Notes: A computed fold for a 73-nucleotide RNA from Thermoanaerobaculum aquaticum, annotated as transfer RNA. The RNAcentral record of the sequence draws on Rfam. Its Rfam family is "tRNA". Rfam classes the family as a transfer RNA.
RNA sequence: AGGCGCGUAGCUCAGUUGGUAGAGCGCAUCCCUCACACGGAUGAGGUCUGCGGUUCGAGCCCGCACGCGCCUA
Numbered sequence: 001a002g003g004c005g006c007g008u009a010g011c012u013c014a015g016u017u018g019g020u021a022g023a024g025c026g027c028a029u030c031c032c033u034c035a036c037a038c039g040g041a042u043g044a045g046g047u048c049u050g051c052g053g054u055u056c057g058a059g060c061c062c063g064c065a066c067g068c069g070c071c072u073a
Stems, first nucleotide, its partner, number of pairs: 001072007010025004019056001027043005049065005
């Protein structure tokens, strides 16, 4: 320098053919216990890396950046 893949909750990851974003773990409160752990109930937490474009509508499609990984030179 070129090519490919990835970027979504604190972490690991889903998200079908474009239609108002979820799971597990973790966290908070409550129940249980003498207490802790386990278990049970409820809840908080995201403008989906950024900027443009397409569209009535974008996490999803297109372009350019940025970051990470792999490959080639």